[in-house]
């Protein structure tokens, strides 16, 4: 030094599940808990996935629809810890 992460150490995140709260739901959040993660930090820009309150259609059943979500689905953008060979 860092397009590599095969080494060490430090620090970090936290799946499932449980409980409380928020929410129509998806989901989020706090605590517990660890399956994992070298960007599992951040940004919904492209693709994808989930939900469908409201809206539209319908006699109804139901169908469609994001302005709601997911960054731990992939791509892209952006910032950053360690520092052996």
């Nucleotide at each position: 030094u860092a397009u590599a992460g095969u080494g060490a150490a430090a620090a970090g995140u936290a799946a499932a599940c449980u409980u409380g709260c928020u929410g129509a739901a998806a989901a989020g959040u706090a605590a517990g808990g660890a399956c994992a993660c070298a960007a599992a930090g951040c940004c919904a820009u492209g693709a994808g996935u989930c939900u469908a309150a409201g809206g539209u259609a319908u006699a109804a059943g139901u169908a469609c629809u994001a302005u709601g979500a997911c960054a731990g689905u992939c791509a892209g953008g952006u910032u950053g810890c360690c520092a052996a060979a």